[in-house]
Context: one part of a larger RNA
RNA sequence: CUGGGCGUAAAGGGCGUGUAGGCGGCUUAUCAUGUCAGUGGUGAAAGGCCUGGGCUCAACCCAGGACUUGCCAUUGAAACUGAUGAGCUUGAGGGUAGGAGAGGAGUGUGGAAUUCCCGGUGUAGCGGUGAAAUGCGUAGAUAUCGGGAGGAACACCAGUGGCGAAGGCGGCACUCUGGCCUAUACCUGACGCUGAGGCGCGAAAGCUAGGGUAGCGAACAGGAUUAGAUACCCUGGUAGUCCUAGCCGUAAACGAUGGGUACUAGGUGUAGGGGGUUCAGAUGCCUUCUGUGCCGUAGCAAACGCAUUAAGUACCCCGCCUGGGGAGUACGGUCGCAAGGCUAAAACUC
Numbered sequence: 001c002u003g004g005g006c007g008u009a010a011a012g013g014g015c016g017u018g019u020a021g022g023c024g025g026c027u028u029a030u031c032a033u034g035u036c037a038g039u040g041g042u043g044a045a046a047g048g049c050c051u052g053g054g055c056u057c058a059a060c061c062c063a064g065g066a067c068u069u070g071c072c073a074u075u076g077a078a079a080c081u082g083a084u085g086a087g088c089u090u091g092a093g094g095g096u097a098g099g100a101g102a103g104g105a106g107u108g109u110g111g112a113a114u115u116c117c118c119g120g121u122g123u124a125g126c127g128g129u130g131a132a133a134u135g136c137g138u139a140g141a142u143a144u145c146g147g148g149a150g151g152a153a154c155a156c157c158a159g160u161g162g163c164g165a166a167g168g169c170g171g172c173a174c175u176c177u178g179g180c181c182u183a184u185a186c187c188u189g190a191c192g193c194u195g196a197g198g199c200g201c202g203a204a205a206g207c208u209a210g211g212g213u214a215g216c217g218a219a220c221a222g223g224a225u226u227a228g229a230u231a232c233c234c235u236g237g238u239a240g241u242c243c244u245a246g247c248c249g250u251a252a253a254c255g256a257u258g259g260g261u262a263c264u265a266g267g268u269g270u271a272g273g274g275g276g277u278u279c280a281g282a283u284g285c286c287u288u289c290u291g292u293g294c295c296g297u298a299g300c301a302a303a304c305g306c307a308u309u310a311a312g313u314a315c316c317c318c319g320c321c322u323g324g325g326g327a328g329u330a331c332g333g334u335c336g337c338a339a340g341g342c343u344a345a346a347a348c349u350c
Stems, first nucleotide, its partner, number of pairs: 003322004007304002012318001014201004021194003025088007034080001035077008049065006091191001092188003095184005103177007110154001115149007125136002162169002206247006215241002220236004258317006266295012299306002323350003332343004
C1' cells in the first nucleotide's frame, strides 16, 4: 500500500470543543475542474503477446499486427461532480409559550450518629474474638441523664428513577449559571456532519504550599493465629481521607460496543411533556415526541448473544488492530517538582 477486521478472539482514542482536511439537502441558469466522446501528436528499439516465415525440429532468428492501459493539444457533450449566480424549506439554528431534573459554582443553614470535654446517677467491670490476649477501668471506666466542642457524611424519600460529554452528581434554602424536552411553524435560509494537530475537562491515589482533623485508616507498634505469618482476626495509630490555591493526567476512565444520518415486526414496564376522548374532578382509554429497562420477529453472529438505545441494512468522517514472549520495555524526543505520563522499537526466542 492493498485486503480483512475492532462487545467477549489483536483492535474504539477517557470525554468534549474545534483548526486544516474529507464528506454534504431541494430547484434553476451559466461555465466546463473532474467525467465522457471524436481527431491529431507523442508513447524509441529490443523484450513480452498473437499471426506468419527461416535454420531437418526446438532453442535461436526474421516480418507483420495488436499492445504500450499514459501524457499533450484540439473539437464537442453537460446527466453526475465542481465553480459562480438566483431561489426554496424538509437538515441546522433562532423566536414565542410551557416543563422536568443528585447538571455546575458560591454562600448560608438543619437534624441523627460517632468521638472528645464538663457535670449528675452509679459500681466492677468494659471491650474484643472462633477462642483469647494486647487495650480501657476503683485516679471511678462501660451503662445512663444533662450541657458543651468539633469534623465529616447526609438515614427514610430512593426507583434496571433523574441529570451530565465523560469523569461524575444525593439533607435544606438562596444567588449566579450550562444543557435538555414538549408545543407552535413566526424568523434565518444549508448556516450541516466528522474532525489529523491544537485547546479544555478528566475518579482514586500521589505531589507542592497553607489550613483542618470527628470517624476511618496505607505505613508502623503491640496482641493473637501459625511450622513460619513481614498476612487474613484484634487493640492502637501516622500520612491520607476534608478545605483553599496549584500540579499530576492515569483506570476493568466498561455498554470492555467512536460520532452522525436514514431505513427495517411487535409486546410490556418506567420517567418527562403534548393531543384526543370519558368525567364536575381525580381517573381510565386511545395517540404522539423524548429518555431509560426487559422480552422478542426478520436479519446478523464462531458461539454467547445483539435485535428501532443493533452487534441488522447502507452511506460519511475519525481512531485503532495485523501471531505469543521480549514490551507498553530500551533508546531518543517531549511533558512533569517528583512519582511518572505520552510517543515507541530491535536483537533474541517459541

About this RNA
A computed fold for a 350-nucleotide part of an RNA from an uncultured bacterium, annotated as small-subunit ribosomal RNA, central domain. Rfam family: Bacterial small subunit ribosomal RNA. RNAcentral holds the full RNA, with entries from ENA and SILVA.